About this RNA
The part of an RNA shown here (large-subunit ribosomal RNA, domain IV) has 349 nucleotides and comes from a Candidatus Microgenomatia bacterium. Rfam family: Bacterial large subunit ribosomal RNA. The coordinates come from a structure-prediction model, not an experiment, and the mean pLDDT is 82. The full RNA is in RNAcentral, with records from ENA.
Context: one part of a larger RNA
RNA sequence: AGAGGCUUAAGGAACUCGGCAAACAAGCUCCUCGUAACUUCGGGAGAUGAGGUGCCUCGUUCAGUUUACUGGACGUGGUCGCAGCGAAAGUUUGCUAGUCGGCUGUUUAUCAAAAACACAGGUCCAUGCAAAACCGAAAGGUGAGGUAUAUGGGCUGACGCCUGCCCAGUGCCGGUAAGUUAAAGGGAUGGGUCUUUUACGCCUUCGGGCGCAUUAGGCUUUGAACCGAAGCUCCGGUAAACGGCAGCAAUAACUAUAAUUGUUCGAUGGUAGCGAAGUUCCUUGUCGGGUAAGUUCCGACGUGCACGAAAGGCGUCACGAGCUAGCAACUGUCUUGAGCCUUUACUCG
Numbered sequence: 001a002g003a004g005g006c007u008u009a010a011g012g013a014a015c016u017c018g019g020c021a022a023a024c025a026a027g028c029u030c031c032u033c034g035u036a037a038c039u040u041c042g043g044g045a046g047a048u049g050a051g052g053u054g055c056c057u058c059g060u061u062c063a064g065u066u067u068a069c070u071g072g073a074c075g076u077g078g079u080c081g082c083a084g085c086g087a088a089a090g091u092u093u094g095c096u097a098g099u100c101g102g103c104u105g106u107u108u109a110u111c112a113a114a115a116a117c118a119c120a121g122g123u124c125c126a127u128g129c130a131a132a133a134c135c136g137a138a139a140g141g142u143g144a145g146g147u148a149u150a151u152g153g154g155c156u157g158a159c160g161c162c163u164g165c166c167c168a169g170u171g172c173c174g175g176u177a178a179g180u181u182a183a184a185g186g187g188a189u190g191g192g193u194c195u196u197u198u199a200c201g202c203c204u205u206c207g208g209g210c211g212c213a214u215u216a217g218g219c220u221u222u223g224a225a226c227c228g229a230a231g232c233u234c235c236g237g238u239a240a241a242c243g244g245c246a247g248c249a250a251u252a253a254c255u256a257u258a259a260u261u262g263u264u265c266g267a268u269g270g271u272a273g274c275g276a277a278g279u280u281c282c283u284u285g286u287c288g289g290g291u292a293a294g295u296u297c298c299g300a301c302g303u304g305c306a307c308g309a310a311a312g313g314c315g316u317c318a319c320g321a322g323c324u325a326g327c328a329a330c331u332g333u334c335u336u337g338a339g340c341c342u343u344u345a346c347u348c349g
Stems, first nucleotide, its partner, number of pairs: 001344008010335002014333001019330001027091003030052004038043001040158001054079003058075007080084001093328007100320002105117002121156007133142003159315004164245003169242002171238005178233003185226001190221006198213001200211004246264005273307001274304001285301005
């Protein structure tokens, strides 16, 4: 010096990011009394808190019952100890506010247990059964030996009060007159080549050959018009679908402010509620409370850089090894150190 443990005058959180760690009533458990706000009337609650407890003596009284006991309740006086539910065993601060999450539960096996996930409840969408959805080239299987009070998927997340406006964009659903539109069907036209008919020109060994045009046909190639579905364009619906929910200027008889007016843009211009918030940059905003003194905290205000209504809004009992602030008690966390025990390190061997 490290680890573990114990004690400590006076003070008592002055320590520190933070009462982290330790300590606390040698308390609690048994008995009696008593118990607040709030509340979903169940809770909160063992709230918080107050008192008692052994033994001896005497008395009163109750119950059971066989005139003798058993088991209680209340009281008088006395007595012992540090201590009377004298053991063992177990357990262990309490309170006041706020935030988030309703709750019990689940989670990063091995740095995160939480406000994250789940949840009951709510709502939307799909699905009529050979269901949708999912696994699988398929057969087949799960769904389900279920049948819309069912099953699958998305979002929200108990409960209470509620959930405003916008369908222009994107998506989805429905419709489909017209426009556009694939393959397929269709086959006009043109080209290549072969056979064939006829005419002309040239050559000829007089048998015919070549060239050009033409008639008919075969093969091949090109492929126009026309016809042609869904989709898209188009028409409507839909936001607990994805999402969105403005700006400028002027104006009241002090000033200030603007109920009001004008104007631009837009599909509509943010309603209720909340608000310096887990969201507020400026910012330690301003006012009030708490402290001698408070960048945190609580209550208000609203100028919301950049809250806002199921990516839910706002409240809320109970609950929480959650987070934040404060109080009482308590303490070596500290003022400020000191001493002791065990063990390791270390020295000698």